Transfer RNA from a Thermoplasmatota archaeon, 74 nucleotides, folded computationally. Taxonomically the source falls in Thermoplasmatota (Archaea, Methanobacteriati). Rfam family: tRNA. Rfam classes the family as a transfer RNA.

RNA sequence: GGGCCUGUAGGCUAGUUCGGAUAGACUUCCAGCCUCCGGAGCUGGGGACCCGGGUUCGAAUCCCGGCGGGCCCG
Repeated sequence: GGGCCUGUAGGCUAGUUCGGAUAGACUUCCAGCCUCCGGAGCUGGGGACCCGGGUUCGAAUCCCGGCGGGCCCG
């Protein structure tokens, strides 16, 4: 330099096939209940679609460019 794959809460992950309305789950964190205290358990709450642009009534999903990561070739 070229090709392919990939990027979603602090962590891990579903959703992408076939675009559809408030983006779901587990864990973590915060508060409460419980307990002598803690843990476990139960209840409630906070937090995410890598960035920019395009298409569309509507984009995490499709298209283009950029950035990061992985594999292969030279």
Its mean pLDDT, the model's own confidence on a scale to 100, is 80.
RNAcentral holds the sequence, with entries from ENA and MGnify.